[in-house]
RNA sequence: CACGACCAAUGGCAAACCCGCGCGAAAGCCGGGGACGCAAAGCCGCGGAUCUAAACCAUCGGCCCCUCGAUGGCAUGACAGCCGGGUUGCUCGA
Numbered sequence: 001c002a003c004g005a006c007c008a009a010u011g012g013c014a015a016a017c018c019c020g021c022g023c024g025a026a027a028g029c030c031g032g033g034g035a036c037g038c039a040a041a042g043c044c045g046c047g048g049a050u051c052u053a054a055a056c057c058a059u060c061g062g063c064c065c066c067u068c069g070a071u072g073g074c075a076u077g078a079c080a081g082c083c084g085g086g087u088u089g090c091u092c093g094a
Base pairs, nucleotide, nucleotide: 003093004092005091012038013037017033018032019031020030022029023028036081042087043086044085046084047083048082050078051077056073057072058071059070060069061068
């Protein structure tokens, strides 16, 4: 340096759920508690999957218009604990 991890050790992270007059249109995120799990469950939304649809577009309806409502579409939003990819790294070699 690469590969492997069924052992040991030191530490780390933290699903569901609960709480917050927290942030956000929502998905979701953040903080506190919690512990199902995790050898990258560290970091990067680069590709795909998935979730959401504020704005925007289309159609329809009310309305003279402005504008409002309904339905559909759409990522520019989210997700790294869905799968790939990139990148950094602790211990051990059972």
Molecule: c-di-GMP-I riboswitch aptamer